[in-house]
Molecule: glmS glucosamine-6-phosphate activated ribozyme aptamer
RNA sequence: UUUUCUCAUCUAGCGCCAUGUACCUGCCAAGGGGCAGGUUGACGAGGAAAAGGGUUAUCGAAUUUUCGGCGGGUGCCCUUUCGCACCGCUUUCAGUGCGAGAUAUGCCGGCAAAUAUGCGGGUGACUGCAAAACAAAUACGGCAUAAUGAAAGCAU
Numbered sequence: 001u002u003u004u005c006u007c008a009u010c011u012a013g014c015g016c017c018a019u020g021u022a023c024c025u026g027c028c029a030a031g032g033g034g035c036a037g038g039u040u041g042a043c044g045a046g047g048a049a050a051a052g053g054g055u056u057a058u059c060g061a062a063u064u065u066u067c068g069g070c071g072g073g074u075g076c077c078c079u080u081u082c083g084c085a086c087c088g089c090u091u092u093c094a095g096u097g098c099g100a101g102a103u104a105u106g107c108c109g110g111c112a113a114a115u116a117u118g119c120g121g122g123u124g125a126c127u128g129c130a131a132a133a134c135a136a137a138u139a140c141g142g143c144a145u146a147a148u149g150a151a152a153g154c155a156u
Stems, first nucleotide, its partner, number of pairs: 014071004020067001022039007043060003049081007082099005088154007103146007117130005
């Protein structure tokens, strides 16, 4: 350095459930309730310059709860700092937009998991595994258009 095997991770739609709602089982009661024990409670995509503050934190898939609550948080807004891009080039100042994949807009391109299905587990609510299909936004790739003023120096 290469190959093979094993393990761990791939983690912020993330973690949790005291008690509520919902659902299941058992018992009691018999005019719809009580008690006990359980189940469920975010499906993936995407997301971090640093510090502080605020906050109800992006996108679609599914649809009886992804309800409700607690904690956290890469979003957004504000302040400061650092950095990148924008002028023919360099430096400095200011401005605008951004964040080391570092501008905006438009068009095109390619990208998911759950549900469902199948095979198991559970009396049951439900749950484990398997392979296939189907998104949107950001970012990315391609194309097009549009993205500063001043001063000094350089080049012409």